[in-house]
RNA sequence: UUGAUAGCACUCCGGAGAAUCUCACCUUGAGUGAGUGCCGAAGGGGCAAAGCGAGCAAUCGCCAAUCUCUCAGGCAAAAGGACAGAGUUUUAUAA
Repeated sequence: UUGAUAGCACUCCGGAGAAUCUCACCUUGAGUGAGUGCCGAAGGGGCAAAGCGAGCAAUCGCCAAUCUCUCAGGCAAAAGGACAGAGUUUUAUAA
């Protein structure tokens, strides 16, 4: 210096699911509060085998997800949104 891989940050783009439920209130709004039902893709919790670590051993500990729980969040649109694509900057690794 070149292009490659990986990470951080930023920008653009795509991006699902589930209530036109019941009651009360007045400000009559896609409103607020309560209740019931439901959804998983912010965040958070839980779990296998293999592996790694400890132990003489039995055994114990660590580690995943779009799986699972539904605490939080959500159930018009907007916003948010896991994940995915493109670009820029920067760092690391190897050549």
Glycine riboswitch aptamer, 95 nucleotides, folded computationally. Model confidence (mean pLDDT): 77 of 100. Of the family's consensus pairs, 90% are formed in the model. It matches the Rfam family "Glycine riboswitch aptamer". Rfam links the family to the GO term glycine biosynthetic process.